[in-house]
RNA sequence: CCGGUUGAUCCUGCCGGACCUGACUGCUAUCGGAUUGAUACUAAGCCAUGCGAGUCAUUGUAGCAAUACAAGGCAGACGGCUCAGUAACGCGUAGUCAACCUAACCUAUGGACGGGAAUAACCUCGGGAAACUGAGAAUAAUGCCCGAUAGAACACUAUACCUGGAAUGGUUUGUGUUCCAAAUGAUUUAUCGCCGUAGGAUGGGACUGCGGCCUAUCAGUUUGUUGGUGAGGUAAUGGCCCACCAAGACUAUUACAGGUACGGGCUCUGAGAGGAGUAGCCCGGAGAUGGGUACUGAGACACGGACCCAGGCCCUAUGGGGCGCAGCAGGCGAGAAAACUUUGCAAUGUGCGAAAGCACGACAAGGUUAAUCCGAGUGGUUUCUGCUAAAGGAACCUUUUGUUAGUCCUAGAAACACUAACGAAUAAGGGGUGGGCAAGUUCUGGUGUCAGCCGCCGCGGUAAAACCAGCACCUCAAGCGGUCAGGAUGAUUAUUGGGCCUAAAGCAUCCGUAGCCGGCUCUGUAAGUUUUCGGUUAAAUCUGUACGCUCAACGUACAGGCUGCCGGGAAUACUGCAGAGCUAGGGAGUGGGAGAGGUAGACGGUACUCGGUAGGAAGGGGUAAAAUCCUUUGAUCUAUUGAUGACCACCUGUGGCGAAGGCGGUCUACCAGAACACGUCCGACGGUGAGGGAUGAAAGCUGGGGGAGCAAGCCGGAUUAGAUACCCGGGUAGUCCCAGCUGUAAACUAUGCAAACUCAGUGAUGCAUUGGCUUGUGGCCAAUGCAGUGCUGCAGGGAAGCCGUUAAGUUUGCCGCCUGGGAAGUACGUACGCAAGUAUGAAACUUAAAGGAAUUGGCGGGGGAGCACCACAAGGGGUGAAGCCUGCGGUUCAAUUGGAGUCAACGCCAGAAAUCUUACCCGGAGAGACAGCAGAAUGAAGGUCAAGCUGAAGACUUUACCAGACAAGCUGAGAGGUGGUGCAUGGCCGUCGCCAGCUCGUGCCGUGAGAUGUCCUGUUAAGUCAGGUAACGAGCGAGAUCCCUGCCUCUAGUUGCCACCAUUACUCUCAGGAGUAGUGGGGCGAAUUAGCGGGGCCGCCGCAGUUAAUGCGGAGGAAGGAAGGGGCCACGGCAGGUCAGUAUGCCCCGAAUCCCCCGGGCAACACGCGGGCUACAAUGCGCGGGACAGAGGGCUGCGACCCCGAGAGGGGAAGCCGAUCCCUAAACCUGCGCCUAGUUCGGAUCGAGGGCUGCAACUCGCCCUCGUGAAGCUGGAAUCCCUAGUAAUCGCGUGUCACUAUCGCGCGGUGAAUACGUCCCUGCUCCUUGCACACACCGCCCGUCAAGCCAUCCGAGUGGGAUUUGGAUGAGGCUUACUCGACAUGAGUGGGUCAAAUCCGGGUUCUGCAAGGAGGGCUAAGUCGUAACAAGGUAACC
Repeated sequence: CCGGUUGAUCCUGCCGGACCUGACUGCUAUCGGAUUGAUACUAAGCCAUGCGAGUCAUUGUAGCAAUACAAGGCAGACGGCUCAGUAACGCGUAGUCAACCUAACCUAUGGACGGGAAUAACCUCGGGAAACUGAGAAUAAUGCCCGAUAGAACACUAUACCUGGAAUGGUUUGUGUUCCAAAUGAUUUAUCGCCGUAGGAUGGGACUGCGGCCUAUCAGUUUGUUGGUGAGGUAAUGGCCCACCAAGACUAUUACAGGUACGGGCUCUGAGAGGAGUAGCCCGGAGAUGGGUACUGAGACACGGACCCAGGCCCUAUGGGGCGCAGCAGGCGAGAAAACUUUGCAAUGUGCGAAAGCACGACAAGGUUAAUCCGAGUGGUUUCUGCUAAAGGAACCUUUUGUUAGUCCUAGAAACACUAACGAAUAAGGGGUGGGCAAGUUCUGGUGUCAGCCGCCGCGGUAAAACCAGCACCUCAAGCGGUCAGGAUGAUUAUUGGGCCUAAAGCAUCCGUAGCCGGCUCUGUAAGUUUUCGGUUAAAUCUGUACGCUCAACGUACAGGCUGCCGGGAAUACUGCAGAGCUAGGGAGUGGGAGAGGUAGACGGUACUCGGUAGGAAGGGGUAAAAUCCUUUGAUCUAUUGAUGACCACCUGUGGCGAAGGCGGUCUACCAGAACACGUCCGACGGUGAGGGAUGAAAGCUGGGGGAGCAAGCCGGAUUAGAUACCCGGGUAGUCCCAGCUGUAAACUAUGCAAACUCAGUGAUGCAUUGGCUUGUGGCCAAUGCAGUGCUGCAGGGAAGCCGUUAAGUUUGCCGCCUGGGAAGUACGUACGCAAGUAUGAAACUUAAAGGAAUUGGCGGGGGAGCACCACAAGGGGUGAAGCCUGCGGUUCAAUUGGAGUCAACGCCAGAAAUCUUACCCGGAGAGACAGCAGAAUGAAGGUCAAGCUGAAGACUUUACCAGACAAGCUGAGAGGUGGUGCAUGGCCGUCGCCAGCUCGUGCCGUGAGAUGUCCUGUUAAGUCAGGUAACGAGCGAGAUCCCUGCCUCUAGUUGCCACCAUUACUCUCAGGAGUAGUGGGGCGAAUUAGCGGGGCCGCCGCAGUUAAUGCGGAGGAAGGAAGGGGCCACGGCAGGUCAGUAUGCCCCGAAUCCCCCGGGCAACACGCGGGCUACAAUGCGCGGGACAGAGGGCUGCGACCCCGAGAGGGGAAGCCGAUCCCUAAACCUGCGCCUAGUUCGGAUCGAGGGCUGCAACUCGCCCUCGUGAAGCUGGAAUCCCUAGUAAUCGCGUGUCACUAUCGCGCGGUGAAUACGUCCCUGCUCCUUGCACACACCGCCCGUCAAGCCAUCCGAGUGGGAUUUGGAUGAGGCUUACUCGACAUGAGUGGGUCAAAUCCGGGUUCUGCAAGGAGGGCUAAGUCGUAACAAGGUAACC
């Protein structure tokens, strides 16, 4: 820097990615150089075999000699390996030794005289398996001993000199004591050796300051411990050791304990500060199977020396012996993990030697290895094919590399380097392609929440850019990926450089110890600080420059650096220290006021309860409603009186006091604090505060009182599916007091304390000053100052909410606390507590988020406003009961095809299916364009008479004929599919929505999502309009526009009409005439039809309102406030419906899921649901008579009219492609009957006889007539529709249609009741509020139980390890005394001391197993409830 919490946003916060490094690992691989690469990590586990330390020649012996053995000298304490132990003066750094040693080396100086005794090898003889060992005799030295000389050490003395900070040092005089040199060697004449003393160099030893791990769930440790005196010991100081004396010593600046770990130079990473590592190379330390001990020596307590114990292994003759690869190779084991039992001393270096030289698994070389770093290559050019590709062909060029030969190099090779020849030859892979993150979103195939991928987010449920492959592409490249670990990213440990109101985080509050910090002035000092000089900071490493390997890596030289430490000098601002002063901080004092401040005592008040007395009468109480309960033994109620306990109304106030918890009747006493005023005194006395102490609500505990009311637990009554609750009736602890304990709260301002600075406005409280008012002690008002307490707000801050002189602003000091969520404030340990519990306080494991603030929605059994007959109210009529019709479910069936499912499926798919439709079932037939392969003139496909088969059929079979070129037998590929997917789609539709909303531009606000506009007030049917307003405008909706109806004017005149004329027929007649139907004129005035227009706009008046919008009333008008009805109906949502209307992607079937035919089914029927029809009757039914429509339809159609029939209907038939002809009303009116009944209601069901359509009415049509005459007497819970020409009721037409309407769509006739409201129910819109919801409450989510897995805790016990302590036994070492003794360096005994190992006991700690117990975490669809989120349905939480 990026990805990941969200619908989106800003934060906090972690997880993951990209980078570098180390080890291992997968795939792959041509070569060279360099390297302080290669059993470090686990087993400091065990080791076969070989090698890894010798050399010299003084002496002796053997041998001709080489040489061997022995004595002797030096070396073997180095080099090499490893990192177990060690938290320590072990390491680093800087010092000290006045407390020390130092072989070989160097320098100076002085010496080397005289004697002596042994012993090995060898020889002889023994023991033993061996290792080895005993006895005897002899001999030498540069081996050993004695004496001399020189010398050294110590003590005393002299007191003198020198160095120095200081003599305990050095020098010198004298005396004494102790110790006490030497190789007249070697060879040969040059040297090498030997001894003493002094000095140097080198190497070591000891001491000191400072530095560097974790844990306080390790807080006290220590008895040789701390110190002194004396003695011992050491090269040397010292409790190093011992005796005595004293009682000290260390510790919060972390003792002691536990865990871990060799330390450093350096390495990795990082901008740095840091973090992590430190096996390799260098320096230091430690170790050599575990442990101990000393000897020798200058040096060891000794890797390839000795002794002992332990454990392991080996040999053995069983008596006894031997070994130690953490040297080089190599083996086993362990493990993810690491090479050859090679060559050489040629180089470097070490030991010995005078030297030559000898030796060296140190070292130098080679071999193995994708360990790392660096370098090179795997070809180049042209041209052709090809798509501008991929790929391939051809020609030419080059030769790094390769092969061959030679030279050079080397201890010897190999390789490098150089030369020549040949020949593009011999050489490319790994990972990835959804985002982060470069590369496939139309790449192709497979798979189908499977297989699998994935660091994280996440892919996969039939079109996968994410799995598995192919192709293509990207990236790095002899490498590329993965896993683990470290660093960075991480300012997620914050010194540089973070935070703590709400995200994790301020201790409940105060006092105060250590510590840290500290006002003003002066003087001194110079510790901090700054500067300068010197020393040191090993080399390597690092940086720069130059040079050398062909370059580079690498190497060499020089310079710098290594941020550190020590020392000297200088400066003095600041800090410190010392001294002297000051008053602004702080404290003391005085004064008058304020206050529920504390403690104690006294007094009072009302109410409740209980008791007494009196009155009184049957209920009281309680609730949403009830019941339990009290009451005739007199309750409740009233009056009066008494008792007890608790409490303290009104005043009372975001008023006061207190550190917080907290404090409220009145009075008194005592105590304490704060503010103000004064400016008298002290003179920095201060701030904070780890540990520590004190106080600390409620509940709880102990003891003693008290107990009226209230009331956990408990008992009843209700509620409920349940109700261990909410509600009700009782009621115990407790609440109250005294004395103790507990020590916690959402102990909150979720805001530590103190100080300073930084705009304003406005309240109330206390004190003071000034002014004013007032009759007064008093009081009131205003201004100002100080103090505390609220609200609003500038700058500033903040993620925002918000804070804002009472800071969350700007600074300072000190303390506490935080570091993803969960596990968990749990476990263990410890402390406190009587207990309850409190304090401190993890890990394993698990998880990608958890969280804060704000935004937009949605939701709420939140609030407000408005609205709707798909809401209510006021009413009217229904459904729900019955019968039937119809649709759906279920069941049944061979099939009962399929779809639709709250509103928004269910007389829906215009779906009224006899066949068809038809998709379903049974049966029978048909059919493959095109291509390939078999076949076919020895006749394919096709057609046909007859017979058989069949329900029927040249469909098939048999037989025969016609005809003449193709070919379904196989493989592909098609046609077709009402097969699948409406969750792949288009289109169409439904619905939210009979709603009034949905957006945009610019501006402004906000870090942003977003907000504003669209809000508020009034108003409207309306986001309709008006006014206000950081908004101003605009768009889609609403409205308007469109159609129908209602009024008027104009125009028109057929098929319409006529109040006009004439005329024909019929009827009536009062004989005048009238009416009806026609005909011919005339006309369009009325009516009708259908076209252009007009009309209505709150326009006018009044009132209300703001002078507005608008509302109410009125006038006029056919119509009045949208006149009535319709059409249209926004942005979008629903994975709404439809693949079965058509279209269409993908998948499937393909001779069957295609196509045709016959029959059946969709019509079944214990049942359930929806919608209707008909009714249950008298506002009715039946019969007779009499009226009045509109809108539609009509060609194999409507059919007048006539005839026949009881009727359905039949036979004729005019007119009409229609304002012309036809189809056409019922309710209603009137008269009669019925008389409340299962009826003259009702018509189901069934029987019989007819008619119509149609190939065909059996399954399964409609109609007519006669007969039959079921249920049903107004319909529970619940529910639907409707506000006027509406509901209700009455019929008519039409669609479908061969026939069939109780359906749909229309039409008219008759024609009400009741609101003129409301938001209660159901919903909708807007505002606001809460939210843990966003798949959006059909949401989210908690706990027990059940199942599985995982880790943990407890656990009677049991096993193992480590460490510590006490005791016992005690190898061995050192030392001492005595005895014996062949005088050996002997043996034995006793004492002292150190002490391994083993055994027994105790403590601490780690770990394995464990019956059982406990909680925790995790795991698509288990059980029970519903605790939380909305007032979450009883507010939640501590």